[in-house]
RNA sequence: UUUCGAUAAUGGCAAACUUCCCGUAAGGGAAGGACGCAAAGCCAUGGGUCCUCAAAGCAGGAUUGCCAGGUUGCCGAA
Numbered sequence: 001u002u003u004c005g006a007u008a009a010u011g012g013c014a015a016a017c018u019u020c021c022c023g024u025a026a027g028g029g030a031a032g033g034a035c036g037c038a039a040a041g042c043c044a045u046g047g048g049u050c051c052u053c054a055a056a057g058c059a060g061g062a063u064u065g066c067c068a069g070g071u072u073g074c075c076g077a078a
Stems, first nucleotide, its partner, number of pairs: 002078004012037002017032006035065001041071003045068003048063005053057001
């Protein structure tokens, strides 16, 4: 450096659900809580899914814990 995640360790994140707050909504933030996660770190770039609308599309949003891609990175093995 590349590939991989069998074993072990140090740490990390936190689904559902509950409470409060924000948002028309999808959904988001905080606290509690752990189903899981080796990128469940970061980026809406492509696809998917979801929401909104006087106007339905070359529209505006949400989701990276749906997949791909980009980028950074711990431990271990080869």